Model confidence (mean pLDDT): 83 of 100. Predicted 3D model of a 72-nucleotide RNA (transfer RNA) from Belgica antarctica. RNAcentral holds the sequence, with entries from Ensembl Metazoa. NCBI's taxonomy places the organism under Eukaryota, Opisthokonta, Neoptera, Culicomorpha, Belgica. Rfam family: tRNA. Its family is annotated with triplet codon-amino acid adaptor activity in the Gene Ontology.
[in-house]
RNA sequence: GCUUCCAUAGCUCAGUGGUAGAGCGCCUGUCUAGUAAACAGGAGGUCGAGAGUUCAAUUCUCCCUGGAAGCA
Numbered sequence: 001g002c003u004u005c006c007a008u009a010g011c012u013c014a015g016u017g018g019u020a021g022a023g024c025g026c027c028u029g030u031c032u033a034g035u036a037a038a039c040a041g042g043a044g045g046u047c048g049a050g051a052g053u054u055c056a057a058u059u060c061u062c063c064c065u066g067g068a069a070g071c072a
Base pairs, nucleotide, nucleotide: 001071002070003069004068005067006066007065010024011023012022013021018055026042027041028040029039030038048064050062051061052060
C1' cells in the first nucleotide's frame, strides 16, 4: 500500500428496516447474628463520527476514526 472483518449498557455479546435485549457486574429490598449464596425489584445505551436512501435506519450505501486478520 491492497483486501476482508469488527465497533450496540461498566464487561462479554445478541438483535440484518418498524419504539434496543441477555448473561455477568452495579443499586435497593427479603432472608441471615453478620457476610456470601438464593429470591424479588431497579438504574444504566443520542447503537464510534458525518452524509445519503427510505414514510421509517442499530440494520442498506458512501466516507472518516479506532481495532483485528490476511497478502505484498